[in-house]
This is a predicted structure of a 462-nucleotide part of an RNA (small-subunit ribosomal RNA, 3' major domain) from an uncultured organism.
Context: one part of a larger RNA
RNA sequence: AGACGGGGACCCACACAAGCGGUGGAGCAUCUGGUUUAAUUCGAUAAUGAGCGAGGAACCUUACCUAGGCUUGACAUCCCGAGAAUUUCCUGGAAACAGGAAAGUGCCUUCUGGAACUCGGUGACAGGUGUUGCAUGGUCGUCGUCAGCUCGUGCCUUGAGGUGUUCGGUUAAGUCCGUAAACGAGCGCAACCCAUGUCCUGUGUUGUAUAUUUCACAGGAGACUGCCCCGCCAAACGGGGAGGAAGGUAUGGAUGACGUCAGAUCAGCAUGGCCCUUAUGCCUAGGGCUACACAGGUGCUACAAUGGUCGGUAUAAUGGGCAGCAAUACUGUAAAGUGGAGCCAAUCCCUAAAACCGAUCUAAGUUCGAGUUGAGGGCUGCAAUUCGCCCUCAUGAAGUUGGAAUCGCUAGUAAACGCGGAUCAGCAAUGGCGCGUUGAAUGUGUUCCUGGGUCUUGUACU
Numbered sequence: 001a002g003a004c005g006g007g008g009a010c011c012c013a014c015a016c017a018a019g020c021g022g023u024g025g026a027g028c029a030u031c032u033g034g035u036u037u038a039a040u041u042c043g044a045u046a047a048u049g050a051g052c053g054a055g056g057a058a059c060c061u062u063a064c065c066u067a068g069g070c071u072u073g074a075c076a077u078c079c080c081g082a083g084a085a086u087u088u089c090c091u092g093g094a095a096a097c098a099g100g101a102a103a104g105u106g107c108c109u110u111c112u113g114g115a116a117c118u119c120g121g122u123g124a125c126a127g128g129u130g131u132u133g134c135a136u137g138g139u140c141g142u143c144g145u146c147a148g149c150u151c152g153u154g155c156c157u158u159g160a161g162g163u164g165u166u167c168g169g170u171u172a173a174g175u176c177c178g179u180a181a182a183c184g185a186g187c188g189c190a191a192c193c194c195a196u197g198u199c200c201u202g203u204g205u206u207g208u209a210u211a212u213u214u215c216a217c218a219g220g221a222g223a224c225u226g227c228c229c230c231g232c233c234a235a236a237c238g239g240g241g242a243g244g245a246a247g248g249u250a251u252g253g254a255u256g257a258c259g260u261c262a263g264a265u266c267a268g269c270a271u272g273g274c275c276c277u278u279a280u281g282c283c284u285a286g287g288g289c290u291a292c293a294c295a296g297g298u299g300c301u302a303c304a305a306u307g308g309u310c311g312g313u314a315u316a317a318u319g320g321g322c323a324g325c326a327a328u329a330c331u332g333u334a335a336a337g338u339g340g341a342g343c344c345a346a347u348c349c350c351u352a353a354a355a356c357c358g359a360u361c362u363a364a365g366u367u368c369g370a371g372u373u374g375a376g377g378g379c380u381g382c383a384a385u386u387c388g389c390c391c392u393c394a395u396g397a398a399g400u401u402g403g404a405a406u407c408g409c410u411a412g413u414a415a416a417c418g419c420g421g422a423u424c425a426g427c428a429a430u431g432g433c434g435c436g437u438u439g440a441a442u443g444u445g446u447u448c449c450u451g452g453g454u455c456u457u458g459u460a461c462u
Base pairs, nucleotide, nucleotide: 001462002461003459004458005457007456008455009454010453011452012451013450015446016445019409020408021407022406023405026301027300028299029298030297031296032295033294034292035291042053043052064287065286066285067284068283069282070281073125077124078123079121080120081119082118083117086103087102088101089100090099091098092097107114108113127276128275130274131273132272136270137269138265139264140263141261143259148187149186150185151184152183153182154163155162156161167178168177169176193253194252195251196250198221199220200219201218202217203216204215224247227241228240229239230238231237303402307361308360309359310358311357312356320349321348324343325342329338330337368399373394374393375392376391377390378389379388415438416437417436418435419434420433
């Protein structure tokens, strides 16, 4: 100088307390461990792994296994030889591939050849999701959006080093003020950026019955403790007020200092070393990644009357659409099918659901709950058995609010409700990312638990 302490002082945070809703019990979905397997490819493992990489595993993907094949190779450059390229068909085969037949003979040219492409040969080489994240780049997680981390000159010290950065106040903040051997500065904080909320101006079709306007798109204004009162040295803070759409960081986002964990990633990419080279490379078919005594994580659906079922009726916002989104109509119990208006979209797709009104059920394993299984259909796609989704009829399991323990959340938040996209032929989406609708309770405290910050003290630690 640090680190640590079941030392001290002060401060902060959904950290606790006060509340609301969950997880842990059930069934299922998904991920992981384990076990099994020819293979169940690989990585991630306290917080900082486990609906994570994967924003889509039937084939492909695919890296794994089994079998059949190739060896200058699926891909790149160079050299030599042949043939335009290309298209179609036959035989064998699971295919890769092997053998054969027919058509076709183009472009430039100094007429030798050349360009593109295909086949054969030769070796230089290709190739590797093989290994090392403890050789690395880049990127990311975490402490933590915590308020810290440093430098120049000066001063102090034998020196390591200290001071500045302490102290008294104050702040969300090393924020600001005052003081002081310090005076300044940098990276962080804040502000500058984006969105929402108010107003003004301009423009306006596809929006508005029409004009203004709601609205849409641009450009601006507006908030600064600026003004007033009380407390008050200063900075500020506490209480109140005016005006205002908004009041003291308006709210949300983006933004993540020096560093820590030899944290994660060589399988996104790049890359040093090492290793394989008729195989650890490459092609193909089938299988596997979907197994199942069990254990854990994250979720969905419930256990019902603040409810289930039936009928009527009202109101959104994001966002997407041409190999696309698809209305009306017809058939049908329905999913779907036929058909295809409209839409390259403020025009069409495009009716949200909970809510509200009425009826019924009457406390039961039920008209709760929907798993599982059987039968019959539909869609996508070469292909749905391993292994997809959807519909109808039948079947109707566990479950009556969940032990110890544990998680999230302070306002348009929690909770409840539906809607949209990405990936995508289809879909295992209950996931993830967004959008709006309905809309609370509690706290204004810091004794304790957890984590963190500043100062100080002790130390058998460095």